[in-house]
Molecule: transfer RNA
Organism: Streptomyces chrestomyceticus
């Protein structure tokens, strides 16, 4: 320098063909216990989906640029 992949909740990751973003763990609350842990329950909290633009009635998803990480090539 070129190419590919990845970036979504505190962590690990889903998210199909564009239609108002989810799971597990963790956190909080309730229940249970003398108490703690474990178990069970929850219309519980937590996200400007890496950044900035574009297309569209509508973008996590499509397009462009940039940033960070990983790998390959030279």
């Nucleotide at each position: 320098c070129g190419c590919a992949c990845u970036g979504u909740a505190g962590c690990u990751c889903a998210g199909u063909u564009g239609g108002u973003a989810g799971a597990g763990c963790g956190c909080g609350g309730a229940u249970c216990u003398u108490a703690u842990a474990a178990g069970u329950c929850c219309u519980g909290a937590g996200g400007u989906c890496g950044u900035g633009g574009g297309u569209u009635c509508g973008a996590g998803c499509c397009c462009c640029a940039c940033c960070a990480g990983u790998g390959c090539g030279a």